Predicted 3D model of a 144-nucleotide RNA (c-di-AMP riboswitch aptamer (ydaO/yuaA leader)) from Thermanaeromonas sp.
Rfam family: c-di-AMP riboswitch aptamer (ydaO/yuaA leader). Rfam's curators write: This family represents a conserved RNA structure found upstream of the ydaO and yuaA genes in Bacillus subtilis and related genes in other bacteria.
Taxonomically the source falls in Thermanaeromonas (Bacteria, Bacillati, Clostridia, Neomoorellales).
[in-house]
RNA sequence: CCACCCUUACCGCCGAAUUUCUUCGGCCGUAGAAGAAAGCGGGGGACCCAAAGUAAAGGGGUUAAUCCGCACCGCGCGUGCGGUAGGGCUAGGCACUCGGCCCGCACCCGUCAGCUAACCCCGUAGGCGUAAGAGCCGGGUGGA
Numbered sequence: 001c002c003a004c005c006c007u008u009a010c011c012g013c014c015g016a017a018u019u020u021c022u023u024c025g026g027c028c029g030u031a032g033a034a035g036a037a038a039g040c041g042g043g044g045g046a047c048c049c050a051a052a053g054u055a056a057a058g059g060g061g062u063u064a065a066u067c068c069g070c071a072c073c074g075c076g077c078g079u080g081c082g083g084u085a086g087g088g089c090u091a092g093g094c095a096c097u098c099g100g101c102c103c104g105c106a107c108c109c110g111u112c113a114g115c116u117a118a119c120c121c122c123g124u125a126g127g128c129g130u131a132a133g134a135g136c137c138g139g140g141u142g143g144a
Base pairs, nucleotide, nucleotide: 001143002142003141004140005139006138011129012128013127014126018038019037020036021035022034023033024032039124040123041122042121043120044119049114058112059109060108061107062106067083068082069081070080071079072078073076086103087102088101089100090099092137093136094135097134098133
C1' cells in the first nucleotide's frame, strides 16, 4: 500500500426504566406478586441572582414529541392533509460530514411551582426487528 473479515434472536435497538437480595406463591422455573438495597431518571424546595402593573387568554410538569399553514365540521386547537422545533436508526466503533429511512405520541398536577445548598417526594414502564450506505477511527488475517 492492497484485498478480505470483525461472529445477528442465548442477538440488536428505542427508553431513566437495570442489577441483586428476601418473602409469598407455585409441580418446576430465567414467568408472577409484595418488600428492600444499589444504580439510573424526574419533580418539589432558601439566600444570592433573575424576573416583576394586574390577569382564566389559567398556569405548570414528564416526554424527542413542539409550533405553523390549508381544508372540513358537530367550532374543539376536533378531524384530515402538508410542513416544522426536536428525537432516533443505518450491526466492529463513531453520528462531526454526506446519503437513505423512521418518529414527531401520550400522560400527569389541580389554581400552584423561576433559579435553588440543606432537605423532601416520585418513577424504574412499555415497545420494536431495519439485513446493515459513504466517510472517519480501531482490531484481525493474507498478500505486495